[in-house]
Molecule: Glycine riboswitch aptamer
Organism: Cognatazoarcus halotolerans
RNA sequence: GCCCGUCUCGCGGGAGAGUACUCCCGCGCCAGCCAAUGUGCUGUGCAUGGCGAGUCGCCGAAGGCGUAACCCCCGGAACCGCUCAGGCAAACAGGACCGCGAGACGAAA
Numbered sequence: 001g002c003c004c005g006u007c008u009c010g011c012g013g014g015a016g017a018g019u020a021c022u023c024c025c026g027c028g029c030c031a032g033c034c035a036a037u038g039u040g041c042u043g044u045g046c047a048u049g050g051c052g053a054g055u056c057g058c059c060g061a062a063g064g065c066g067u068a069a070c071c072c073c074c075g076g077a078a079c080c081g082c083u084c085a086g087g088c089a090a091a092c093a094g095g096a097c098c099g100c101g102a103g104a105c106g107a108a109a
Stems, first nucleotide, its partner, number of pairs: 004106010018056001020055004024050003028046002030043004034038001057088003063084001064082003070076002
């Protein structure tokens, strides 16, 4: 110095599962009603928003827990299992892991 490894950062790729149901709140439209144009009221209506509440189902690739092969064998350990957390139309966010680049550190020859 090159290759390689670990960590960090940047860019790109990146799966799965309910547009679930009920309620609450807000906004708009539509229909009806009246003390008839009001800060109106009602809804077997339509559409839409919510780190909102509850219920059931489901996913698994942040994290977490358990464990197998295996190992340096008090123990550690997966893309296996669990599903606490997280997530389940699209979008946003997240995402193990992979690729490229940069920086720091390091092993062997």